[in-house]
RNA sequence: GACGCCGCUCGGGCGAUCGCCGGUGGCCUCAGGUCCUGUCCGCUCCGCGGACCCCUGGCGCCACGGGAGGAAAGUCCGAGCUCCACAGAGCACGAUGCCGGGUAACGCCCGGUGGCGGCAACGCCGAGGAGAGUGCCACAGAGAAGAAGACCGCCGCGCUCCGCUCCCUUCCGGGGGGGCGGACCGCGGUAAGGGUGAAACGGCGGGGUAAGAGCCCACCGCGCUCGCGGCAACGCGGGCGGCACGGCAAACCCCAUCGGGAGCAAGGCCACAUAGGCAGGCGCUCGAGAGCUGCUCGCUCGAGCCUGCGGGUAGGCUGCUGGAGGCGCCGGGCGACCGGCGUCCUAGAGGAAUGAUCGCCUCCGCGCCUGGGGUCGACCCGGACGCGAGACAGAACUCGGCUUACAGAGCGACGUCGACC
Numbered sequence: 001g002a003c004g005c006c007g008c009u010c011g012g013g014c015g016a017u018c019g020c021c022g023g024u025g026g027c028c029u030c031a032g033g034u035c036c037u038g039u040c041c042g043c044u045c046c047g048c049g050g051a052c053c054c055c056u057g058g059c060g061c062c063a064c065g066g067g068a069g070g071a072a073a074g075u076c077c078g079a080g081c082u083c084c085a086c087a088g089a090g091c092a093c094g095a096u097g098c099c100g101g102g103u104a105a106c107g108c109c110c111g112g113u114g115g116c117g118g119c120a121a122c123g124c125c126g127a128g129g130a131g132a133g134u135g136c137c138a139c140a141g142a143g144a145a146g147a148a149g150a151c152c153g154c155c156g157c158g159c160u161c162c163g164c165u166c167c168c169u170u171c172c173g174g175g176g177g178g179g180c181g182g183a184c185c186g187c188g189g190u191a192a193g194g195g196u197g198a199a200a201c202g203g204c205g206g207g208g209u210a211a212g213a214g215c216c217c218a219c220c221g222c223g224c225u226c227g228c229g230g231c232a233a234c235g236c237g238g239g240c241g242g243c244a245c246g247g248c249a250a251a252c253c254c255c256a257u258c259g260g261g262a263g264c265a266a267g268g269c270c271a272c273a274u275a276g277g278c279a280g281g282c283g284c285u286c287g288a289g290a291g292c293u294g295c296u297c298g299c300u301c302g303a304g305c306c307u308g309c310g311g312g313u314a315g316g317c318u319g320c321u322g323g324a325g326g327c328g329c330c331g332g333g334c335g336a337c338c339g340g341c342g343u344c345c346u347a348g349a350g351g352a353a354u355g356a357u358c359g360c361c362u363c364c365g366c367g368c369c370u371g372g373g374g375u376c377g378a379c380c381c382g383g384a385c386g387c388g389a390g391a392c393a394g395a396a397c398u399c400g401g402c403u404u405a406c407a408g409a410g411c412g413a414c415g416u417c418g419a420c421c
Base pairs, nucleotide, nucleotide: 001417002416003415004414006412007411008410009409010408012361013360014359015358016357017356018355020067021066023064024063025062026061027060029058030057031056032055033054038052039051040050041049042048043047069392073403074402076401077400078399079398080397081263082262083261084260088297089296090295091294093259094258095257096256097255098112099111100110101109102108113127114125115124116123117122128254129253133252134251135248136247137246151194152193153190154189155188156187157186158185160183161182162181163180164179165178166177167176168175169174202220203219205217206216207215221243222241223240224239225238226237227236228235229234267318268317269316270315277309278308279307280306281305282304289301290300291299325344326343327342328341329340330339331338332337363390364388365387366386367385369383370382371381372380373379
C1' cells in the first nucleotide's frame, strides 16, 4: 500500500420567519367546592347571606425549558402489567436440545468442546438417542443392511479349434505324445482393479496367493479397557483385539428440561340509551349453571342459569409513562455481565403533534471542463462551474432480544500478499 475479516460511533450543522403537541411557573377571566377557622360588608343580629383567602377545572396571555429510531419495521421469542382467578394434579399439545456461565426471563448473549468452510483472521451448525420400537433409502446398479452381491474383469481346470515348436514312428499319405500362446464355451475360485450410485458391509502401504481377500503385518479408523488433564462437553497417552451392525430422527418416536390462557382493541370509572322485552329448556342446596387452550380428576363460586328471536349504546375520563431507566467514575470478571458511588428526568398523541420556507456552511453523488501521477492501459490524486440534503424509514402500554431494510462518513483491532527501511 492492496485485499479481507471483526467491532464501535455518527447518520447533517448554524441562523431567521411562520406553524404544532405536552410540562412548569405567573397574570387575567369564568364556573364549581369548602367556609371547622381568618378578614370585610349587609341584614329581619350571635344567626343568615355575599365577597376575599384557599382548592379544582376551562378559555386567553407571558416566560422558561422538552418533543421519534437504529431499526420506531416484522409481530418471531421472553417478560413487566391487567383480567379470568383464591388456583392444584395428570394426560394431550407445543417449544428447546453438546458443556459451563450471564440474565427478570428467553428459542437470546458470552466462553468453551466437537464438526464443516476458508491459506488465515474468522464465519456457520439441522449439535441428546439409530442396540426401545416402527418406517424410508427412488432410479441406476450384480448387489443397499438378517454376511446383500457378480456386470466388465483376474486366476485355475476341462472339451473343441487355430498357430508355433520338440520327441518318437512311418508304407512319406500320415499317426502318436509333450510344451507354449490364442479363441469360444462350460465348471470352480475371487471381491483387490473398473463400472453404477448420494452412499457398496473399513482406508492406505507392504507381504502373501494360482489370482485375490484383515488372509498376515505397520499406520489410521473402530471396539473393549486402564491412566492422566479438565466442573463438564471432551482431549491426550498406554494395552488388548483382525474387528463390521450403514445413513436419515428439520421421518414417526424415545429421553431430559420448560410452558395455564387471553391480551392495552387487557382492564377500571363516569355518563347516556332501550323493551329489567318475548318464547323454550333446566334448576333453586337431593346442586341448574359458571370457572381452566382441549380432556379427566379435584377444588371453588352458586340461586337463578342456558339457548333462540328482538331492541339500545359505541361517548368521555383513565390505564399513558420514574423504569429489570439513562449518563459519568471506581472495583471484579477472558467475556456476556455484576457490584458501589454520584448525577439526570430525556415524547405521551388520541384519526393521531416536532412541519414548511429562505439563506449560509459541510459531507456525498451526478453532469461538464481541466491539471498532475502512472507501466501513459486499468487506475489514482486535485481544481473550477452547475444541479441535488440525498439511504432505510414515524412512537401509540413499556422493556430484553432475534430477524429484515439501509446512501454516506469516521475510528480501532486482527489476518494474508507485496514493497521499502